[in-house]
RNA sequence: GCCGGAUUAGCUCAGCUGGUAGAGCAGCUGAUUUGUAAUCAGAAGGUCACGGGUUCGAAUCCUGUAUCCGGCA
Numbered sequence: 001g002c003c004g005g006a007u008u009a010g011c012u013c014a015g016c017u018g019g020u021a022g023a024g025c026a027g028c029u030g031a032u033u034u035g036u037a038a039u040c041a042g043a044a045g046g047u048c049a050c051g052g053g054u055u056c057g058a059a060u061c062c063u064g065u066a067u068c069c070g071g072c073a
Base pairs, nucleotide, nucleotide: 001072002071003070004069005068006067007066010025011024012023013022019056028042029041030040031039049065050064051063052062053061
């Protein structure tokens, strides 16, 4: 230098063909317990890496940039 992949909640990851952003774990509140842990219930937590475009509508499609990983030279 060229090619490919990844980037979504604090962490690990889903999200099928564009149509209300989700799960598990962690944290918080409550119940249970003499107390802790475990268990159960509930609520909260997101500019979907960043910019631009297409579209009635974009995490999703197109394009550029950044970071990381891999391959080729």